[in-house]
RNA sequence: GACGGUGUCCAAACGAUCGCUGGAUAUUAUAUCCGGAGGAAAGUCCGAACACCGCAGGGCAGGGUGCUCCAUAACGUGGAGUCACGGCAACGUGAAGGCCAGUGCCACAGAAACCAUACCGCUCCGCGGUCUUAUUGUUGCCGCUUGCGCGGCAAUAAGAGACUAUCGGGGUAAGGGUGCAACGGUGCGGUAAGAGCGCACCAGGUCCCCGGGCGACCGGGGGCGCUCGGUAAACCCCACCCGGUGCAAGACCAAGUAGGGAAGCGUUUUAGGGUGGCCCGCCCGAGCUUCCGGGUAGGUCGCAAGAGAUAACGGGUAACCGUUAUCCGGAGAUGAAUGAUCGUUGGCCGCAUCAGGGUAACCUGGCUGCGGCAACAGAAUUCGGCUUACGGGCACCGCCGACC
RNA sequence: GGUCCCAUCGUCUAGCGGUUAGGACGCCGGCCUCUCACGCCGGUAACCGGGGUUCGAUUCCCCGUGGGAUCACCA
Repeated sequence: GACGGUGUCCAAACGAUCGCUGGAUAUUAUAUCCGGAGGAAAGUCCGAACACCGCAGGGCAGGGUGCUCCAUAACGUGGAGUCACGGCAACGUGAAGGCCAGUGCCACAGAAACCAUACCGCUCCGCGGUCUUAUUGUUGCCGCUUGCGCGGCAAUAAGAGACUAUCGGGGUAAGGGUGCAACGGUGCGGUAAGAGCGCACCAGGUCCCCGGGCGACCGGGGGCGCUCGGUAAACCCCACCCGGUGCAAGACCAAGUAGGGAAGCGUUUUAGGGUGGCCCGCCCGAGCUUCCGGGUAGGUCGCAAGAGAUAACGGGUAACCGUUAUCCGGAGAUGAAUGAUCGUUGGCCGCAUCAGGGUAACCUGGCUGCGGCAACAGAAUUCGGCUUACGGGCACCGCCGACC
Repeated sequence: GGUCCCAUCGUCUAGCGGUUAGGACGCCGGCCUCUCACGCCGGUAACCGGGGUUCGAUUCCCCGUGGGAUCACCA
């Protein structure tokens, strides 16, 4: 100097003029004072507080989470770790229980993808052929012998051995091929050829023991039969958790019309209704449901005092918890306010200039000058998170290159 | 503000994890016809974007983008 990773802070400040708005006070047309968007207010992905529902009780279906320990009001969130994967690393991601509980799926390729297999191969046997033969028999010829017979050569037959076209029958799963994956790997022995068939060393599985850790798990030692996959963000099984609807919830006040018409069911407990669906239970009940048509669509509360904010101390690796003190006049709108102009300062970028360091590139600094720029984006019940969008600063860590 | 639904050729649609993604209309070319229409044959053209699971994703999961909701879906 370049590239990368992690964490954190800010999101402008002050003044003047005019304008809008909440609250307080007053002499209530008005004046004065105190205030007036965000780190994401966004997406609506999760959880709750609060409100309502005479079942919210029990169950089924359904949904969620899924390694361990902790934190929290709770969560699918956070912290610390273990394991796995990615990265040279700093770090990041994880939907991380179970495939011998069961049922599915594994296309194409390949012989074959749950029980086995034989495409090419290797090997044995048979039919067939060639060659050899030191073995045996027969025949022929030659030589020897008084003879029996012996020796040599050739042919042939048998036996034996070697090689081998095609076909057939066995053995094989080591080698090769296909595929994401082929039923452990390497080496030696063994075999007709092979195979954990046997052995040595590994990997995996399983059992036992020792050490460390709260635990997930880590390290070490010893046996066993040799070793039938993958997939659950496949259906499912296991463990734990879940009532629903939502501030347009809900409470109160006022006004007004046509509490009108039609159809169905029902008037004993039976209809009907009771805040996701179904069943049981329980409760209300003489009216209920559906369709057509009409009126009002106004006001007040809910509405910001809280799992609150700030500071100090203590505990804890941390998330976070506890104690004490202080504050709350820190937005509360309802067609929806918080704006406009000017000046100064601050921040960032570029150029020039001055000082210092340096060989240089360049770096640091300046109440020096000039010019320019300022992102993503607006509360609507509130809070704890997640995700996405985005300008600038600071700190630490990793790695590469150059110089000293 | 809250809650729910959807996304496949130019248009309307089928797809239930298997590797040319189908059909119809439209468009282009050819045949037929005196010509046009009709008809027949052939072709063209798409999974909203990104990440993940899996051997493999239009399909399963997560996030983002865009569109929609009628006696306003909820006053």